[in-house]
RNA sequence: GGGCAAUUAACUCAGUGGUAGAGUGCUUCCUUCACAUGGAAGAAGUCAACAGUUCAAAUCUGUUAUUGCCUA
Numbered sequence: 001g002g003g004c005a006a007u008u009a010a011c012u013c014a015g016u017g018g019u020a021g022a023g024u025g026c027u028u029c030c031u032u033c034a035c036a037u038g039g040a041a042g043a044a045g046u047c048a049a050c051a052g053u054u055c056a057a058a059u060c061u062g063u064u065a066u067u068g069c070c071u072a
Base pairs, nucleotide, nucleotide: 001071002070003069004068005067006066007065010024011023012022013021018055026042027041028040029039030038048064049063050062051061052060
């Protein structure tokens, strides 16, 4: 240099055009003399960035960025 893949909550990951989710973690409450376990409730997302297609985009297209792999 060329090719491929990934990027979604603090972390690990779902979500194949129509309301953004799960587990772990975090906060509050209950339970305990206290901690742990257990139970209940809650918060936390410009879906990497920009642009395009569409009535509608996390999802389709292009470019850029970062990371990983293959290759010369």

This is a predicted structure of a 72-nucleotide RNA (transfer RNA) from Treponema sp. CETP13. Rfam family: tRNA. It is annotated as a transfer RNA. Rfam links the family to the GO term triplet codon-amino acid adaptor activity. The source organism's lineage runs through Bacteria, Pseudomonadati, Treponematales, Treponemataceae and Treponema. The sequence is in RNAcentral, with records from ENA.